About this RNA
This is a predicted structure of a 100-nucleotide RNA (SAM riboswitch aptamer (S box leader)). Its mean pLDDT, the model's own confidence on a scale to 100, is 82. The model forms 97% of the base pairs in the Rfam consensus.
[in-house]
RNA sequence: AACUUAUCAAGAGUGGUUGAGGGACAGGGCCCUGUGACACCCGGCAACCGGCGGAAACGCAUCGGUGCCAAUUCCCCCGCAGUAUUGCGGAAGAUGAGUA
Numbered sequence: 001a002a003c004u005u006a007u008c009a010a011g012a013g014u015g016g017u018u019g020a021g022g023g024a025c026a027g028g029g030c031c032c033u034g035u036g037a038c039a040c041c042c043g044g045c046a047a048c049c050g051g052c053g054g055a056a057a058c059g060c061a062u063c064g065g066u067g068c069c070a071a072u073u074c075c076c077c078c079g080c081a082g083u084a085u086u087g088c089g090g091a092a093g094a095u096g097a098g099u100a
Stems, first nucleotide, its partner, number of pairs: 002099007013042001015041003021032003027076003043069003048065003051060003073092001077090005
């Protein structure tokens, strides 16, 4: 990287270092940012896998593997329904688990 599958409206700091950019990709929009972004450390959230309890449903978070910590996956695209700035589904993407 590919395929399968589950989830994606909740949650998470007035900390330290750094110092200009950032919000997945191209473009557009709209935002965040020197009252300090990004990144790293610490801290935290969560509970997908492991673990523990349970017959199961499900629960726990002391420990391990990830993940995550502005805005719905920030919004854009396609289909159906609708007068509609709406609903449902899909695509794309992210993350986990599994497969060869």